[in-house]
RNA sequence: GCCCCCUUAGCUCAGCCCGGCCAGAGCACCCCACUUGUAAUGGGAAGGUCGUCGGUUCGAAUCCGACAGGGGGCCCCA
Numbered sequence: 001g002c003c004c005c006c007u008u009a010g011c012u013c014a015g016c017c018c019g020g021c022c023a024g025a026g027c028a029c030c031c032c033a034c035u036u037g038u039a040a041u042g043g044g045a046a047g048g049u050c051g052u053c054g055g056u057u058c059g060a061a062u063c064c065g066a067c068a069g070g071g072g073g074c075c076c077c078a
Base pairs, nucleotide, nucleotide: 001074002073003072004071005070006069007068010027011026012025013024020058030044031043032042033041051067052066053065054064055063
């Protein structure tokens, strides 16, 4: 220098191919019940401008482009 993959909640991930419900799950945290108390268990609540910027579109996490960060492969010639 070239190519490929990943980036979504505090953590691990689904959803992306095929655009349209107010964006989901588990765990963690918080509250309640149970318990002498804790754990476990059960119930509930909260938590995200979907890496950033721009484009397409009536409408973008999803399509397109650039950039940033992480991982991998190839080249290592001037």
This is a predicted structure of a 78-nucleotide RNA (transfer RNA) from Streptomyces sp. R33.
Its Rfam family is "tRNA". Rfam classes the family as a transfer RNA.